[in-house]
Context: one part of a larger RNA
RNA sequence: CUGGGCGUAAAGCGUUCGUAGGCGGUUAUUUAAGCAAGAUGUGAAAGCCCAGGGCUCAACCUUGGAACUGCAUUUUGAACUGGGUAACUAGAGUACUGUAGAGGGUGGUGGAAUUUCCAGUGUAGCGGUGAAAUGCGUAGAGAUUGGAAGGAACAUCAGUGGCGAAGGCGGCCACCUGGACAGAUACUGACGCUGAGGAACGAAAGCGUGGGUAGCGAACGGGAUUAGAUACCCCGGUAGUCCACGCCGUAAACGAUGUGCACUAGGUCGAGGGCGUUCUGACGCGACUCUCGGCCGAAGCGAAAGUGUUUAGUGCACCGCCUGGGGAGUACGGUCGCAAGGCUAAAACUC
Repeated sequence: CUGGGCGUAAAGCGUUCGUAGGCGGUUAUUUAAGCAAGAUGUGAAAGCCCAGGGCUCAACCUUGGAACUGCAUUUUGAACUGGGUAACUAGAGUACUGUAGAGGGUGGUGGAAUUUCCAGUGUAGCGGUGAAAUGCGUAGAGAUUGGAAGGAACAUCAGUGGCGAAGGCGGCCACCUGGACAGAUACUGACGCUGAGGAACGAAAGCGUGGGUAGCGAACGGGAUUAGAUACCCCGGUAGUCCACGCCGUAAACGAUGUGCACUAGGUCGAGGGCGUUCUGACGCGACUCUCGGCCGAAGCGAAAGUGUUUAGUGCACCGCCUGGGGAGUACGGUCGCAAGGCUAAAACUC
């Protein structure tokens, strides 16, 4: 001199891919850019610092030294980092054989239910509420039986179950297609991790064009409630919800927890494999093993509650982000968008 943080206090980009950059396994050899040592030159003077000297002291002045931590040249060194060469297999990947799965896309198809329509039976109510009324019904409703149409969603199975990067994904069948996991070998030979910009994906709502519209249902109308009732409750009901194509790009996009790797007690439950066990199979069992998903907990961490091998523990690499409350995620500018608006992002002032 440096020194802090980000689950809930301010703070992890919604997610992934990936450019530059940063960082990077083992062995041998080489190089000498970084690095280390020596030498030389330079690093003005003054000032600061140290030791003296001069004004009676001091300030001040003055002499010498040190320092100037730097730069350049040069001579060495070779452990580490970097560069070159050669090799390796523990990271990463490929091939092979299997396994599980609501992973994605397209096309078909099924039954239950709601609604409407047609027909039969049948008669005075139905519906709705805290109670009512609006509403529907003698032009025959509601109920019930048969038939038809159409749209949307898929009960049970269903599970702190599964799959996916996230958003998310659930009837059944076929086709196309992504990823994961296990096993035993073989192969490639560091091909890796992260990732500023960038790109792609991205619930719901919303927007454009064209379809579709059963149920539900912003807005809107009516009935109630109430002091009022632009609500809650009831009767209706348009956008929308659905499909195709194109936009939008946001969410408490949450695990409020960035990604990758290594290491650090256990117990228990579930899912997918492998292995062992039983004469075969099934059902099982096991203190075994890999991957994934939960619960409880030692140490540790934490302000606490809690967290605890799925870490908020111990470390490393890289990115993002925070810096009092309000003003404000606003104004202005830029940029994207058809618009709505998104992204970027202040200040005055005030407490």
Predicted 3D model of a 351-nucleotide part of an RNA (small-subunit ribosomal RNA, central domain) from an uncultured bacterium. The full RNA is in RNAcentral, with records from ENA and SILVA. Its mean pLDDT, the model's own confidence on a scale to 100, is 89.